[in-house]
RNA sequence: GGGCCUGUAGCUCAAUUGGUUAGAGCUGGCCGCUCAUAACGGCUAGGUUGCGGGUUCAAGUCCUGCCGGGCCCA
Numbered sequence: 001g002g003g004c005c006u007g008u009a010g011c012u013c014a015a016u017u018g019g020u021u022a023g024a025g026c027u028g029g030c031c032g033c034u035c036a037u038a039a040c041g042g043c044u045a046g047g048u049u050g051c052g053g054g055u056u057c058a059a060g061u062c063c064u065g066c067c068g069g070g071c072c073c074a
Base pairs, nucleotide, nucleotide: 001073002072003071004070005069006068007067010026011025012024013023019057028044029043030042031041032040050066051065052064053063054062
């Protein structure tokens, strides 16, 4: 330098080939249970979907520029 994949909650990941409140598990906080802790159960907190632009009635999803990460070729 060229090609491909990828970026969603503090962490690991979903989101059915665009469709109506962006979720799950773990973690954190509070409560229950217990003599107490752990485990277990309940409630709850948590998002500019990497950053811009475009297409569309509607974008996490499609197109595009940039940025970060990974793999391959030279």